[in-house]
RNA sequence: GCCCCCAUAGCUCAGCGGAUAGAGCGCUGGCCUCCGGAGCCAGAGACCCCUGUUCGAGUCAGGGUGGGGGUA
Numbered sequence: 001g002c003c004c005c006c007a008u009a010g011c012u013c014a015g016c017g018g019a020u021a022g023a024g025c026g027c028u029g030g031c032c033u034c035c036g037g038a039g040c041c042a043g044a045g046a047c048c049c050c051u052g053u054u055c056g057a058g059u060c061a062g063g064g065u066g067g068g069g070g071u072a
Stems, first nucleotide, its partner, number of pairs: 001071007010025004018055001027043005048064005
C1' cells in the first nucleotide's frame, strides 16, 4: 500500500427498516439491618463523526476517524 472485520451505557454484550434502544456486572438513592460488601425496591447513564436513501435509520449506502486481523 491492498483486502477483511469491528465501533450501542463505566465494562461485557443484545437489538427482522417502525413500540419509550434493552440485559448482566458496576454506579446512585431508599428499605431492611447492630453494620454491610448480603437481600429487596427505585433511578441515572449509550447508538464514533459527516452526508445520503426512505414516510421512517442503531439497522441500508458513500466518505472519514479509531481499533483488530490478513497479505510482499

The RNA shown here (transfer RNA) has 72 nucleotides and comes from a marine sediment metagenome.
It matches the Rfam family "tRNA". By type it is a transfer RNA.
The RNAcentral record of the sequence draws on MGnify.